[in-house]
Transfer RNA from a Candidatus Uhrbacteria bacterium, 72 nucleotides, folded computationally. Its mean pLDDT, the model's own confidence on a scale to 100, is 81. Taxonomically the source falls in Candidatus Uhriibacteriota (Bacteria, Bacteria candidate phyla). It was read from a public genome assembly.
RNA sequence: GCGGGUAUAGUAUAAUGGUUAUUAUGUCAGGUUUCCAUCCUGAAAAUGCGGGUUCGAUUCCCGCUACCCGCU
Numbered sequence: 001g002c003g004g005g006u007a008u009a010g011u012a013u014a015a016u017g018g019u020u021a022u023u024a025u026g027u028c029a030g031g032u033u034u035c036c037a038u039c040c041u042g043a044a045a046a047u048g049c050g051g052g053u054u055c056g057a058u059u060c061c062c063g064c065u066a067c068c069c070g071c072u
Stems, first nucleotide, its partner, number of pairs: 001071007010025003018055001027043005048064005
């Protein structure tokens, strides 16, 4: 330099154009407990960035960034 892949809550994961974006764990609050732990209930928390297509984009297209793989 060329080609391919990945990017979603703090972490790890699902979603295939149509909602309120899934689940687990973690965090916080409450309950239980003499206290802690366990257990129960609830809450907050996410689509890498910029454009395009579309009535509608996490999903499709282009570019950029970061990481991974291969070729030279």